Guanidine-I riboswitch aptamer from Paenibacillus endophyticus, 163 nucleotides, folded computationally. Model confidence (mean pLDDT): 75 of 100. The source organism's lineage runs through Bacteria, Bacillati, Bacillota, Bacilli and Paenibacillus. Of the family's consensus pairs, 100% are formed in the model. RNAcentral holds the sequence, with entries from Rfam.

RNA sequence: CAAAUAGCUGUCUAGGGUUCCGCUUCAGGUGGCCGACGGGAAAUAAGGCGAAACGUCCUUGCCGUCUGUCAUUCGCUGGUCUGGUCCGAGAGACGGCAUACAGCUUGCUUAUUUCAGUCAUGAAUAAAGCUGUAGCACACGGAAGGACAAAAGCCUGGGAGAU
Numbered sequence: 001c002a003a004a005u006a007g008c009u010g011u012c013u014a015g016g017g018u019u020c021c022g023c024u025u026c027a028g029g030u031g032g033c034c035g036a037c038g039g040g041a042a043a044u045a046a047g048g049c050g051a052a053a054c055g056u057c058c059u060u061g062c063c064g065u066c067u068g069u070c071a072u073u074c075g076c077u078g079g080u081c082u083g084g085u086c087c088g089a090g091a092g093a094c095g096g097c098a099u100a101c102a103g104c105u106u107g108c109u110u111a112u113u114u115c116a117g118u119c120a121u122g123a124a125u126a127a128a129g130c131u132g133u134a135g136c137a138c139a140c141g142g143a144a145g146g147a148c149a150a151a152a153g154c155c156u157g158g159g160a161g162a163u
Base pairs, nucleotide, nucleotide: 007097008096009095010094011093012092015087016086020084021083022081023078026075028073029072030071031070032069033068035066036065037064038063039062045060046059047058048057049055099134100133101132102131103130104129105128106127113124114123115122116121138158140161144156145155146154
């Protein structure tokens, strides 16, 4: 100084944040309940007191205000909330496929396979199918930037760089 290749995909995980759900903080609305205070008409309804009564007796009822509490609803805060949803690995896991090789079977004028199709068919093709093996070995790595609500072991990136 130079140095090739290392495919695609599914389900997950480590990890990641906060759109949504849940949880949580605070505030508002509505409703129920306990209590306090204030007001009020009519009546003797219920309960109490009382041996009893036709009782100048007591409480409650109706309305309003307020404290508290519970439920519900709508917002707000919090990922320094375990979670569900969500994102998620080249160098994490397990599968599938492409591909390569080997064996076997059926074929090599057709079959088969692929593609297109108006489902009639047409075009291409000697290979097609099954099984097995490989594919799955190796692999240190920033800063910065990017996307989605956001972040990341995501993407740039098996990059820069290091060895």